Notes:
This is a predicted structure of a 111-nucleotide RNA (SAM riboswitch aptamer (S box leader)) from Fictibacillus nanhaiensis. It was read from a public genome assembly, where an Rfam model found it. The coordinates come from a structure-prediction model, not an experiment, and the mean pLDDT is 83.
[in-house]
RNA sequence: CUCUUAUUAAGAGAGGUGGAGGGACUGGCCCGAUGAAACCCAGCAACCAUUCAACGAACUCGUUGAAAAGGUGCUAAUUCCUGCAGAGCAUAUAGCUUUGACAAAUAAGAG
Numbered sequence: 001c002u003c004u005u006a007u008u009a010a011g012a013g014a015g016g017u018g019g020a021g022g023g024a025c026u027g028g029c030c031c032g033a034u035g036a037a038a039c040c041c042a043g044c045a046a047c048c049a050u051u052c053a054a055c056g057a058a059c060u061c062g063u064u065g066a067a068a069a070g071g072u073g074c075u076a077a078u079u080c081c082u083g084c085a086g087a088g089c090a091u092a093u094a095g096c097u098u099u100g101a102c103a104a105a106u107a108a109g110a111g
Stems, first nucleotide, its partner, number of pairs: 001111008013041001015040003021031003025083001027081002042075003047071002050067007079103001084100006
C1' cells in the first nucleotide's frame, strides 16, 4: 500500500510543554492567542490478547457476562454536514425527510 470482515447517534481534561494552525478530500459550516498541530500526563472504550464466572456433547472449542496491569484506538460538533443513486414531501424558487452505495477512520486477519 491492497484485499476481506466488523464497527462508527454512546463515552472521555478549565493538567504540563508547545507555539499557528486544525476539523481526510469537495463545497459548506465551524474550532483556534480566553491559546491550534504535536509531545507528555490523565481519562474513555473494550476490537485483539489475557484472567474470572455461568451455560453449552463442551475438557488448546463456542456463547454470554465481568475485569482491565498487555497490543492498538479514541477524548468539539452523528464519521460536524455534504458530495453518487432511489423513495416520499414541498415547489415560484430555494428546499425538507429517509434508504442504499461511495469515501473515510479504527480493529482483526490475509497478501